Notes:
Predicted 3D model of a 94-nucleotide RNA (c-di-GMP-I riboswitch aptamer) from a Eubacteriales bacterium. The model forms 95% of the base pairs in the Rfam consensus. Its Rfam family is "c-di-GMP-I riboswitch aptamer". From the family's description: GEMM was predicted in a large-scale screen for bacterial structured RNA regulatory elements.

RNA sequence: UCCCGAUAAUAGCAAAGCGAGCGAAAGCUUGUGACGCAAAGCUAUAGGGCCUACCGUCGGUAUACGAUUCCGACUAUGGCAGCCAGUUGCCGAA
Numbered sequence: 001u002c003c004c005g006a007u008a009a010u011a012g013c014a015a016a017g018c019g020a021g022c023g024a025a026a027g028c029u030u031g032u033g034a035c036g037c038a039a040a041g042c043u044a045u046a047g048g049g050c051c052u053a054c055c056g057u058c059g060g061u062a063u064a065c066g067a068u069u070c071c072g073a074c075u076a077u078g079g080c081a082g083c084c085a086g087u088u089g090c091c092g093a094a
Stems, first nucleotide, its partner, number of pairs: 004092002012037002017032006035082001041087003047084002049080003056074005062068001
């Protein structure tokens, strides 16, 4: 230095829930709270995968047959990094 990860040490982060706010939603911010995490640091059209579908497109449906209602499918440059991945990093037992 690399691999690796201990009943080591110094630190760190913060799930679910609840409160307030933003958003069509997924989800995010913040306060509280700790399930856990050796990267639970960072990176999101330009690695993969997953989630949502306002608008839009297509089809069906109800009707007063113009408009419009309701349902389904597709659709991301909208999201998820605590899914994998990329990248950087603390410590040093076996």
The prediction has a mean pLDDT of 87.